[in-house]
RNA sequence: GGAGUCAGCCAGACCAUCGCGGUGCGCGAGCAUCGAGGAAAGUCCGGACUUCAUAGGGCAGAAUGCCAGGUAACGCCUGGGCGGUGCGAGCCGACGGACAGUGCAACAGAGAACAGACAGCCGAACGGCGCGCAAGCGUGCGUGGUGAUGGUGAAACGGUGCGGUAAGAGCGCACCGCUUGCGGGGCUAACGCCGCAAGGCACGGCAAACCCCAUUCGAAGCAAGAUCAAAUAGGGGAACGAUACGGCGGCCCGUCGUGUUCCCGGGUAGAUCGCUUGAGGCGGCCAGCGAUGGUUGUCCCAGACGAAUGAUGGUUCUCGACAGAAUCCGGCUUAUCGGCUGGCUACGCAC
Numbered sequence: 001g002g003a004g005u006c007a008g009c010c011a012g013a014c015c016a017u018c019g020c021g022g023u024g025c026g027c028g029a030g031c032a033u034c035g036a037g038g039a040a041a042g043u044c045c046g047g048a049c050u051u052c053a054u055a056g057g058g059c060a061g062a063a064u065g066c067c068a069g070g071u072a073a074c075g076c077c078u079g080g081g082c083g084g085u086g087c088g089a090g091c092c093g094a095c096g097g098a099c100a101g102u103g104c105a106a107c108a109g110a111g112a113a114c115a116g117a118c119a120g121c122c123g124a125a126c127g128g129c130g131c132g133c134a135a136g137c138g139u140g141c142g143u144g145g146u147g148a149u150g151g152u153g154a155a156a157c158g159g160u161g162c163g164g165u166a167a168g169a170g171c172g173c174a175c176c177g178c179u180u181g182c183g184g185g186g187c188u189a190a191c192g193c194c195g196c197a198a199g200g201c202a203c204g205g206c207a208a209a210c211c212c213c214a215u216u217c218g219a220a221g222c223a224a225g226a227u228c229a230a231a232u233a234g235g236g237g238a239a240c241g242a243u244a245c246g247g248c249g250g251c252c253c254g255u256c257g258u259g260u261u262c263c264c265g266g267g268u269a270g271a272u273c274g275c276u277u278g279a280g281g282c283g284g285c286c287a288g289c290g291a292u293g294g295u296u297g298u299c300c301c302a303g304a305c306g307a308a309u310g311a312u313g314g315u316u317c318u319c320g321a322c323a324g325a326a327u328c329c330g331g332c333u334u335a336u337c338g339g340c341u342g343g344c345u346a347c348g349c350a351c
Base pairs, nucleotide, nucleotide: 001347003345004344005343006342007341008340009339010338012316013315014314015313016312017311018310020035021034022033023032024031025030037322041333042332044331045330046329047328048327049221050220051219052218061217062216063215064214065213066080067079068078069077070076081095082093083092084091085090096212097211101210102209103206104205118150119149120146121145122144128143129142130141131140132139133138158176159175160174161173162172163171177201178199179198180197181196182195183194184193185191225273226272227271228270235264236263237262238261239260240259244258245257246256247255248254280299281298282297283296284295285294286293287292317320
């Protein structure tokens, strides 16, 4: 120097006038002050809060799935392990179990799971049997042996070498790999990271196939829900009025119902609360590799409900992307013009 990689940040700035929503003050005119985002989005996870349900346990269903830690919690985050990938900084991974059981593998190929002789190789076991040649010993082929070689496939039952053999083969041996056990290391962990011992090697692959194992999960959601309360229906009580009317077959008593007013209760319209001070923001210190935690100082930073956050003018620059709250919070994912800062990596050039 250009290229790459990781982490973080900005998201036009300023001024004037008018307007809109919240709050405070003022009798009032009005004044003061605050007023969208990194994603407010998707509504995909996790929680707070609310109502309902719930003895306890199980079944079903769903989610998660290496290990440790963090957190209110998580499917999130941090650190580590293993695997893959990149020269590298780094990046990616649903990464438990395939001797509990069931199942699947198209095409190609001889053969796809306790496999398989198509080609090839061999003719040893004075082998056996069959056929041919020879007709003397014999010799060729088939049956047979062989999983080293070729070929097929995503995958062919450890790899290389030496020995061995008729040819071959963990058949034997050395090294590498693998399995199991022990010890060490590692956050009491994951883990061939290191060492030792045993074993010729067994148990192929797929569980984002069924399934098994472990852990977690009650349901609905702020239009949750709560309070006040005109009106309406049905209900309860008291007082007044009055023995007036009707029912209990005629009469009396008794009893029930019918009237007016008020109260209780009810809950619609409406109003209020929930509503924004919170697992809160910023700075310092301490603990920790880190996520994060502790402590201290300081700040208040939208809260509407036919729903505010805008308009005009001016100055200026690098000429401005994606997009706008609706109970709140922690994540993930997706969208995003352009620009800035820092760490690291490999390469080239110069000294």